The prediction has a mean pLDDT of 80.
The RNA shown here (transfer RNA) has 76 nucleotides and comes from a Pseudomonadota bacterium.
The organism belongs to Pseudomonadota, within Bacteria.
The RNAcentral record of the sequence draws on ENA.
It matches the Rfam family "tRNA". Rfam classes the family as a transfer RNA.

[in-house]
RNA sequence: GCCGGAGUAGCUCAGUGGCCAGAGCAGUAGUCUUGUAAACUAUUGGUCGUGGGUUCGAAUCCCACCUCCGGCUCCA
Numbered sequence: 001g002c003c004g005g006a007g008u009a010g011c012u013c014a015g016u017g018g019c020c021a022g023a024g025c026a027g028u029a030g031u032c033u034u035g036u037a038a039a040c041u042a043u044u045g046g047u048c049g050u051g052g053g054u055u056c057g058a059a060u061c062c063c064a065c066c067u068c069c070g071g072c073u074c075c076a
Base pairs, nucleotide, nucleotide: 001072002071003070004069005068006067007066010025011024012023013022018056027043028042029041030040031039049065050064051063052062053061
């Protein structure tokens, strides 16, 4: 330098054009317990990496850039 993959909640991930963006774990509150843990119930939490574009509509498609991971190649 070239190619590919990933970036979504505190963490691990799903969601591949329209259902006001979800799950598990974690957090908070409650129930239970002498108390803690466990269990159960409820609940909080998101500029979907950044900026543009396409579209009636974008996490999703296109372009550029940023970060991380992997592969390939050239020169001295």